[in-house]
RNA sequence: AGAGUUUGAUCCUGGCUCAGGAUGAACGCUGGCGGCGUGCCUAACACAUGCAAGUCGAACGAUUAAACCGGCCUCGGCCGGACAUAGAGUGGCGAACGGGUGAGUAACACGUGACCAACCUGCCCCCCGCUCCGGGACAACCGCUGGAAACGGCGGCUAAUACCGGAUGCUCCGGAGGACCCGCAUGGGUCCUUCGGGAAAGCCCUGGCGGCGGGGGAUGGGGUCGCGGCCCAUUAGGUAGACGGCGGGGUGACGGCCCACCGUGCCCGCGAUGGGUAGCCGGGCUGAGAGGCCGAUCGGCCACAUUGGGACUGAGAUACGGCCCAGACUCCUACGGGAGGCAGCAGUGGGGAAUCUUGCGCAAUGGGGGCAACCCUGACGCAGCAACGCCGCGUGCGGGACGACGGCCUUCGGGUUGUAAACCGCUUUCAGCGGGGACGAUUAUGACGGUACCCGCAGAAGAAGCUCCGGCUAACUACGUGCCAGCAGCCGCGGUAAUACGUAGGGAGCGAGCGUUAUCCGGAUUCAUUGGGCGUAAAGCGCGCGUAGGCGGAUGCCUAAGCGGGACCUCUAACCCGGGGGCUCAACCCCCGGCCGGGUCCCGAACUGGGCGUCUCGAGUGCGGUAGGGGCAGGUGGAAUUCCAUGUGUAGCGGUGGAAUGCGCAGAUAUAUGGAAGAACACCGACGGCGAAGGCAGCCUGCUGGGCCGACACUGACGCUGAGGUGCGAAAGCGCGGGGAGCGAACAGGAUUAGAUACCCUGGUAGUCCGCGCCGUAAACGAUGGACGCUAGGUGUGGGGGAACCAUUCCCCCGUGCCGAAGCCAACGCAUUAAGCGUCCCGCCUGGGGAGUACGGCCGCAAGGCUAAAACUCAAAGGAAUUGACGGGGACCCGCACAAGCAGCGGAGCAUGUGGCUUAAUUCGAAGCAACGCGAAGAACCUUACCAGGGCUUGACAUGCAGGUGAGCCCCGAGAGAUCGGGGGGCCUAGCGGAGCCUGCGCAGGUGGUGCAUGGCUGUCGUCAGCUCGUGUCGUGAGAUGUUGGGUUAAGUCCCGCAACGAGCGCAACCCCUGCCCCGUGUUGCCAGCAUUCAGUUGGGGACUCGCGGGGGACUGCCGGCGUCAAGCCGGAGGAAGGUGGGGACGACGUCAAGUCAUCAUGCCCCUUAUGCCCUGGGCCGCACACGUGCUACAAUGGCCGGUACAGAGGGUUGCGACCCCGCGAGGGGGAGCGGAUCCCGCAAAGCCGGCCCCAGUUCGGAUCGGAGGCUGCAACCCGCCUCCGUGAAGCCGGAGUUGCUAGUAAUCGCGGAUCAGCACGCCGCGGUGAAUACGUUCCCGGGCCUUGUACACACCGCCCGUCA
Repeated sequence: AGAGUUUGAUCCUGGCUCAGGAUGAACGCUGGCGGCGUGCCUAACACAUGCAAGUCGAACGAUUAAACCGGCCUCGGCCGGACAUAGAGUGGCGAACGGGUGAGUAACACGUGACCAACCUGCCCCCCGCUCCGGGACAACCGCUGGAAACGGCGGCUAAUACCGGAUGCUCCGGAGGACCCGCAUGGGUCCUUCGGGAAAGCCCUGGCGGCGGGGGAUGGGGUCGCGGCCCAUUAGGUAGACGGCGGGGUGACGGCCCACCGUGCCCGCGAUGGGUAGCCGGGCUGAGAGGCCGAUCGGCCACAUUGGGACUGAGAUACGGCCCAGACUCCUACGGGAGGCAGCAGUGGGGAAUCUUGCGCAAUGGGGGCAACCCUGACGCAGCAACGCCGCGUGCGGGACGACGGCCUUCGGGUUGUAAACCGCUUUCAGCGGGGACGAUUAUGACGGUACCCGCAGAAGAAGCUCCGGCUAACUACGUGCCAGCAGCCGCGGUAAUACGUAGGGAGCGAGCGUUAUCCGGAUUCAUUGGGCGUAAAGCGCGCGUAGGCGGAUGCCUAAGCGGGACCUCUAACCCGGGGGCUCAACCCCCGGCCGGGUCCCGAACUGGGCGUCUCGAGUGCGGUAGGGGCAGGUGGAAUUCCAUGUGUAGCGGUGGAAUGCGCAGAUAUAUGGAAGAACACCGACGGCGAAGGCAGCCUGCUGGGCCGACACUGACGCUGAGGUGCGAAAGCGCGGGGAGCGAACAGGAUUAGAUACCCUGGUAGUCCGCGCCGUAAACGAUGGACGCUAGGUGUGGGGGAACCAUUCCCCCGUGCCGAAGCCAACGCAUUAAGCGUCCCGCCUGGGGAGUACGGCCGCAAGGCUAAAACUCAAAGGAAUUGACGGGGACCCGCACAAGCAGCGGAGCAUGUGGCUUAAUUCGAAGCAACGCGAAGAACCUUACCAGGGCUUGACAUGCAGGUGAGCCCCGAGAGAUCGGGGGGCCUAGCGGAGCCUGCGCAGGUGGUGCAUGGCUGUCGUCAGCUCGUGUCGUGAGAUGUUGGGUUAAGUCCCGCAACGAGCGCAACCCCUGCCCCGUGUUGCCAGCAUUCAGUUGGGGACUCGCGGGGGACUGCCGGCGUCAAGCCGGAGGAAGGUGGGGACGACGUCAAGUCAUCAUGCCCCUUAUGCCCUGGGCCGCACACGUGCUACAAUGGCCGGUACAGAGGGUUGCGACCCCGCGAGGGGGAGCGGAUCCCGCAAAGCCGGCCCCAGUUCGGAUCGGAGGCUGCAACCCGCCUCCGUGAAGCCGGAGUUGCUAGUAAUCGCGGAUCAGCACGCCGCGGUGAAUACGUUCCCGGGCCUUGUACACACCGCCCGUCA
């Protein structure tokens, strides 16, 4: 000293929370010793029992045990005496102290300072004087007597330091007179004279203790005043002895303290009165301090003593352990009546989270009584209990590794616990045992106590826990658990890998304690005096006028209140701080010194205040001009609307997105003329003017407020602000009365809509207008209170003035806008009209919600307004700015995105995939685009992961070790098969060795789970043009700039500009195919010319085609135009080809927790005679349905029949198979050639030529079914493909909707290949034929860039509101 928490991130505001310290504490776990402290905070609740205040025989009378002396004696005792003892009484002193408690009290109760000339003071100290003479009683006691008791009654006797009378008496008290002195005032002091009044007590006795009067001191007390210290204004008025006076009473004393009379005052916004709370202080805790909180223990004061009241005694009480009365409660009772008061010490019950022994002693200190001895003392001194606090000490110290065992973790190597232990050596504090043994006490007396302390003995011996380990905050792993159980101070953890739960190991922290809870201060500058704010975060009153108050110009003199300095007094002790000392240290204790504050006096420059003057610059007045929708009243004008009348005129008008309601043939709308009425004032008009604000607009007149400018004269600080108060105050609304054209809440109708109590339309009441009276609010906003001064400018505009006349120019003042300097601000922004720099005054704010609400009060006719909480609840609510995302925001631009076209899908049948259903199983995955002819480029067995049944357990497969056996192989039988049984032959090698097999141990195996633990791979946005970095610059920062802008492009492509300059990943290019040409090469390819053949068949040829290899070609290069002289665009020439020629490969940063644990790999979890493995059969093909993708069609641009052309790219040796034969055919039997430019698949089909069909469910269509066959294969039942014959279904072009495609494309036609024994309408390729259309970018979808709004950021499939559950 700060930290966590609002956001995707940022800055700010702001609250919440944490780390610190503290406690009279309590609770949980734990607990060795000692010292010093502390210990009912709650029920001022109730109390059993004991003790806590007595003492004096030296004040007094009577009585009295034992012992002693004397006498007597019936030997039991009795009498007398002395000193004592004891208890009761008279009397004295004390009991008013000490001890307890905090209820009450907001008060002169307390603190502090001062005053009493208005007072008292027992015992104590000093001084002066006195202490004389008398008297009568009452207790005790005795007798009688009442009562249960407590307690009395009557009669009789008696003493005193008890009581009474008299005397004397001062400096006493009272009256009168006089002299001197003093004080702030009332007044006070001293002295003299005189009159009146007032005292006493004795006891023991060398001596001492007393008594009385008076004076003084000391101590203690009483009274008064200044100042100081709580909350509520939702308490604003209070007061009748109330305030004062005169007189009196009362008191120790002043006083309205009390009383009579008189006056009407007194207190209060500087907070009276009322309500709530509270004992106050020294001090304690905290804090850097200022401050905040507290008032246990110790000390001072106050108050109280069961509750309330009252007085008595006394020096002192209105009296805790006294009295009286009343109340409640408890107890006793003979029911008549009595007794009691722990907030004394201990103790009990109760309450409570919670607070001790019914201890010892008067030895010390102190107190009461006493001459004293002494007695009393729960004050006090000690001990006991309690880790309640503070302080000190210990639970050992040293050595000890190849790092033991065990535990935990592990990547299995090891790591860690850990020098820790064991083990070796050493020591003995504390506790234990034994011995000695204090100080406190001077000389006697010690509860504590055989304690402290000292010495000795034994032995590591008896002595460690608690909290925490996600961040804040120091300390991490494993297992268990699976939004469960639980944690949590805040943020937040837990939904199968949890460092946050529980346990363990380990670690961190503190340590006889450690945590938790509660409370206070701190952090919180979060009530801000020190030390905050108010444009948008909470916060400027809607605006004026103005009271109190606060603040205030220049100058002279005085004053000295503020302010500064000094001296003195005070500030008890303790505490605190500094120094020193004592307990071994410390805590603790002792000694010395010191601080703040208050008061008195003295001094003081400036400043503030006060007093008296002066001044003119603040303010104001006069004078001259001037602008203006400033206000009020009266009048007046035209346009428009509506209505009325009349004319013209006819079929509609009106209204809307489109309509309808409505109006109109009874004549509307339109038009013309005339009339009526009310309201508002077009153009000018403005970014302009005026006003304090609200607000103010045709024109004229009157009355009236304010401003500005100019030059002088005058007043002389007259000023600024302004709590309360008071006035003004838009619209709506209210009351009474008018007015009412248009407009128009409510209302009605028509539309819209899922609905439409709305938006739109047709009507329409209040109202809008006027007069008078209320209301008093607003986004009454510049969301910015007022005044004054100061701090660059630029540019508009309104008013006035100056430059000798004018002025488009310049200057000055006032107003009103914009842009900007410094400065300020969290930023946005403000910036001479401040949100800058200063001064003064007012108002207001203190997290969000609850709530500007409730209650109370005030106002109002009402509506409502003003003032204004709390419970409860949240960890935020907010401001500004940033990056994204989004918008039924904007600008620009792309894409078969729409549009324009062509062909489809959606309807039918079938195929295929999926959902669903079914099933023993119908294995699993894929799920909008981007799952669904997808993983499947081949499910009859196999595949296969599923199901049923039959089997196996080191296993179908891998590897290591140990032991045993020791090569292969063939055949037969049982069985559905796996498997089992049997037989035969054979059994390597020279040796070492050794495959396989058997047994056992390590282990294998899993298509079991988790794609939300992963790698890899893939889809998608998207072939979209983007995504970033370095340095620099800007910004507090997130971040921006660059990448934006102007052009251009398919493109962040390029150019230009620019606080940016460069660079990277993407784009493009480099690669492949294709299109043209050239060169090389010519077999299996080619054939123009030569020869030859049925035939490029052969000879030959390299020209051509073609193949292969290589090269050229295209670059906006050339021309013209446009463009910024650029990039580039448009057109043209040439060219096979143009402006990336066409196609492919190639996919940036990233997004979707996208997909895949079943391709593979892989962490963790799970199974282990099974979730592994083998086998047979079944299933993956099940079918009332639904969807996706396809195929074939519905026909004549067609179908069928016959004839007849032209490809490319591929494949082929368990293969392709020419050709021949057989079969209608699928195919079969032979089988040449070919591992391929050679042979084969292999006749391409649409097309073309000819013929038939004639619009029909057909010569369309081919599903379905029956029959007969073929092929593959161990095997076609479930469940293959093909052929032939027969059968001939739905379907006649497809609802809403929806898909593809921009050229060799769509459409259409066939061909090949992969997989594959067989199975293709799917998939991947190939060529043939070969279109239509694109105006355009408004709209739908997706995307790019800029901009804007945002309360969104798991980001519009967002957020969020209301109702209901």

This is a predicted structure of a 1365-nucleotide RNA (small-subunit ribosomal RNA) from an uncultured bacterium. Its mean pLDDT, the model's own confidence on a scale to 100, is 88. The RNAcentral record of the sequence draws on Greengenes. Rfam family: Bacterial small subunit ribosomal RNA. Rfam links the family to the GO terms ribosome and structural constituent of ribosome.